c-di-GMP-I riboswitch aptamer from a Candidatus Nanopelagicales bacterium, 75 nucleotides, folded computationally.
RNA sequence: CAUCAGCAAGGGCAAACCCGUCGUAAGGCGGGGACGCAAAGCCACGGAACCCGUUGGGUCAGCCGGGCUCCCAAC
Numbered sequence: 001c002a003u004c005a006g007c008a009a010g011g012g013c014a015a016a017c018c019c020g021u022c023g024u025a026a027g028g029c030g031g032g033g034a035c036g037c038a039a040a041g042c043c044a045c046g047g048a049a050c051c052c053g054u055u056g057g058g059u060c061a062g063c064c065g066g067g068c069u070c071c072c073a074a075c
Stems, first nucleotide, its partner, number of pairs: 012037002017032006035062001041068003045065003049059004
């Protein structure tokens, strides 16, 4: 590069937004709701971004990197 076959099954999570609630806030939790996700399961270790009562403290992993765990199938 070409050809053939296949491109599943069972499921899972859940953005924005809305309602309630906690928090100064970022944001968290619960319900609704689906933009998407093969780790969008978990961890704040290193960055980025964001917030604050700014010698510092916090949020966030569905921002990036890293670590741990993990269903099914093909090979």